Predicted 3D model of a 597-nucleotide part of an RNA (large-subunit ribosomal RNA, domain I) from a Bacillota bacterium.
Model confidence (mean pLDDT): 81 of 100.
The source organism's lineage runs through Bacteria, Bacillati and Bacillota.
RNAcentral holds the full RNA, with entries from ENA.
It matches the Rfam family "Bacterial large subunit ribosomal RNA".

Context: one part of a larger RNA
RNA sequence: GGUAUAUGGAGAAUGCCUUGGUGCCAGCAGGCGAUGAAGGACGUAGGAAGCUGCGAUAAGCUCCGGGAAGUUGCAACCAAACAUUGAUCCGGAGAUUUCCGAAUCGGGAAACCGUCUGUUAGUAAUAUAAUGGAACCUCUGCUUGAAUAUAUAGAGCAUAGGAGUUAACCAGGAGAAGUGAGACAUCUCAGUAUCCUGAGGAAAAGAAAGCAGUAGCGAUUCCCUGAGUAGCGGCGAGCGAAACGGGAGGGGUCUAAACCAAACAUGUGUAAUAGCCCAUGUGCGUUGCAUGUUCGGGGUUGUGGGGUUUGGCCAGAUUGAGAUAUGGCUCAAUCGUUCCGAAUAAAUAUAUUCUGAUAGUUGAAUGAUAUGGAGAGAUCAACCAAAGAAGGUGAUAGUCCUGUAAACGAAAUCAGAGUAUAGGGAAUGGGUCAGAAACCCGAGUACCGUGGGGCACGUGAAAUCCCAUGGGAAUCAGGCUCGACCACGAGCUAAGACUAAAUACUCGCUGGCAACCGAUAGUGAACAAGUACCGUGAGGGAAAGGUGAAAAGAACCCUUGUUAAGGGAGUGAAAUAGUACCUGAAACCAUAUACCU
Numbered sequence: 001g002g003u004a005u006a007u008g009g010a011g012a013a014u015g016c017c018u019u020g021g022u023g024c025c026a027g028c029a030g031g032c033g034a035u036g037a038a039g040g041a042c043g044u045a046g047g048a049a050g051c052u053g054c055g056a057u058a059a060g061c062u063c064c065g066g067g068a069a070g071u072u073g074c075a076a077c078c079a080a081a082c083a084u085u086g087a088u089c090c091g092g093a094g095a096u097u098u099c100c101g102a103a104u105c106g107g108g109a110a111a112c113c114g115u116c117u118g119u120u121a122g123u124a125a126u127a128u129a130a131u132g133g134a135a136c137c138u139c140u141g142c143u144u145g146a147a148u149a150u151a152u153a154g155a156g157c158a159u160a161g162g163a164g165u166u167a168a169c170c171a172g173g174a175g176a177a178g179u180g181a182g183a184c185a186u187c188u189c190a191g192u193a194u195c196c197u198g199a200g201g202a203a204a205a206g207a208a209a210g211c212a213g214u215a216g217c218g219a220u221u222c223c224c225u226g227a228g229u230a231g232c233g234g235c236g237a238g239c240g241a242a243a244c245g246g247g248a249g250g251g252g253u254c255u256a257a258a259c260c261a262a263a264c265a266u267g268u269g270u271a272a273u274a275g276c277c278c279a280u281g282u283g284c285g286u287u288g289c290a291u292g293u294u295c296g297g298g299g300u301u302g303u304g305g306g307g308u309u310u311g312g313c314c315a316g317a318u319u320g321a322g323a324u325a326u327g328g329c330u331c332a333a334u335c336g337u338u339c340c341g342a343a344u345a346a347a348u349a350u351a352u353u354c355u356g357a358u359a360g361u362u363g364a365a366u367g368a369u370a371u372g373g374a375g376a377g378a379u380c381a382a383c384c385a386a387a388g389a390a391g392g393u394g395a396u397a398g399u400c401c402u403g404u405a406a407a408c409g410a411a412a413u414c415a416g417a418g419u420a421u422a423g424g425g426a427a428u429g430g431g432u433c434a435g436a437a438a439c440c441c442g443a444g445u446a447c448c449g450u451g452g453g454g455c456a457c458g459u460g461a462a463a464u465c466c467c468a469u470g471g472g473a474a475u476c477a478g479g480c481u482c483g484a485c486c487a488c489g490a491g492c493u494a495a496g497a498c499u500a501a502a503u504a505c506u507c508g509c510u511g512g513c514a515a516c517c518g519a520u521a522g523u524g525a526a527c528a529a530g531u532a533c534c535g536u537g538a539g540g541g542a543a544a545g546g547u548g549a550a551a552a553g554a555a556c557c558c559u560u561g562u563u564a565a566g567g568g569a570g571u572g573a574a575a576u577a578g579u580a581c582c583u584g585a586a587a588c589c590a591u592a593u594a595c596c597u
Base pairs, nucleotide, nucleotide: 001596002595003594004593005592006591007590008589009588015582016546017545020517021516022514023513024512025511026510027509028508029506030505031165032164039100040099041098042055043054044053046078047077050074051073061094062093063092064091065090066089070082071081072080105114106113107112115134116133117132118131119130120129121128136162137161138160140158141157142156143155144154169200170198171197172196173195174194180187184234210217211216221248222247223246224245231239232238252498253497254496255442259297260296262294263293264292265291266290267289268288272286275284276283277328278327279326280325281324282323302476304441305440306439308436309435310434311433312432313431314430316335317334318333319332320331321330322329336428337427338426339425340424348422349421350420351419352418353417354416355415356414357413358412360408361407362406366381367380368379369378382399383398384388390402391401392400447471448470449469450468451467452466453465457483478493479492480491481490482489533540534539553581556568557567558566559565
């Protein structure tokens, strides 16, 4: 020096465990904010660095309800207290809530500095203190008010609203590149990532100028299928429908115009053969007519509809109006009738009932023996079960504890569903049939040329949809579509608007599940984790779990280089379980013994 065995050191794998994660399901909620949010800074406990809670009333204050014997958070200790006159704790409603932050009186290097002003307290007067107000934009209203006469612009005041934030989902606007095409330019990635705007609990879409194909369907949305089909494509890489069919859900409506009436403005008309609902008579005296605007009525469709007008049939009441009398006609209001609590189509308040949420309550049934530190395991003998889900308890418990099945419960707040009352709102106030005439049926629109975009569709034979630009129709004998275009045929009715459900998502709350992980895994984070630390900054970003059933966490003695470490003693089932603590592999180190050199 090596090999082997044994005993240790060091080391941390492995095994076992789980407070934490991951994914999914169901229900709830889907917002918060100038009444100052989200997020922070600084404070706050008798002793207090961190986290948690809270805000100068500061681990808390008040009331109401629950609950029960302990309590002053994580978190021990000391001190001082509270509590059956019900504390701590749990739930509901309030009070307080510094400073920053949209931050909003001005400024500012966030958590700081400074100004004006009202009121109150205070002073002889300043000072000082307390408590309010003072940003901007928009709507509406009011007051003022130039050039410039009326006016307008502008200015001021007041009410109301907005502003910011927020995980994904949604709509709109803007919009890449790495990549693929085995290079690369059309193409692809992709209308993706990213940015901006806006909204809701969903959003968007939506009641056919639609599909279809001579048969028919009948708003939209979503799923399955059709189908990797038809197609598109340096016909490369790749991209990629739709209808039909089957389901989920189901719901339909309002305007513009014609026409009528009124008001206002402008123009025109001036005593008539114009007007005042019609007929007759009387009366009035510019009341007329045309155009435009506003309000009300009317009207809303594709077997075309509506308006105007003529005729026929049917149909509640009252009052009023249309210069007046009579007769007729028309219109309006009220009553009546029907309905509603907001899509259509409109506005609530109060009371009350039921259900649910936010604390909780009741809740069956086992003993003995032996082993053991400990019984829930073993043996013997019982019981409950609408409860043998689960977790805990000194080893594996239906009957020990928390629970479980089942049943019950709210002073207060909230949600949902109904009922009643008050007071509102809507509809109806004409309907129907036939005819005439040709008044209306959404215009710089449709459509066309050119240039683009979007449609699965790359300009293609390229329809349909959208934008820019230049042209530019028709009104039902109209117009659009049916994949160039034309004819025939069929479907539909653009250029205005609203609309629940089925659908998407999950920052968050509650409950549950898992051939999900088990500390190099699972979230980056089971621990003071977005912490420590790094970076000027944007940003990057860890490591780190386990004594024991119970601290019973080793009184006392000894060694000593004296807060270390160790040896006794003691606790404990165990201390080779001693806080450097479960198990404790290997590399590496040492000691002892044997053998080899």